[in-house]
RNA sequence: GGGGUCGUGGCUCAAUUGGCAGGGCGCUGGUUUUGCACACCGGAGAUUGCGGGUUCGAGUCCCGCCGACUCCA
Numbered sequence: 001g002g003g004g005u006c007g008u009g010g011c012u013c014a015a016u017u018g019g020c021a022g023g024g025c026g027c028u029g030g031u032u033u034u035g036c037a038c039a040c041c042g043g044a045g046a047u048u049g050c051g052g053g054u055u056c057g058a059g060u061c062c063c064g065c066c067g068a069c070u071c072c073a
Stems, first nucleotide, its partner, number of pairs: 001072007010025004019056001027043005049065005
């Protein structure tokens, strides 16, 4: 320098043919307990890496850039 895969809450992982961004862990309030833990019922937390484009509508499609892994040179 060129090719491929990937980037989504604090961590990790989903999201069908483009159609309400969700699960687990963690955090947090309550019930329970003498107290803690467990269990149960709630809650908060995401400009979907960045910038554009297409579309009624983009995590998803297109372009550029940045980063990670990997292959080739």

The prediction has a mean pLDDT of 80. A computed fold for a 73-nucleotide RNA from a Blastocatellia bacterium, annotated as transfer RNA. The sequence is in RNAcentral, with records from ENA and MGnify.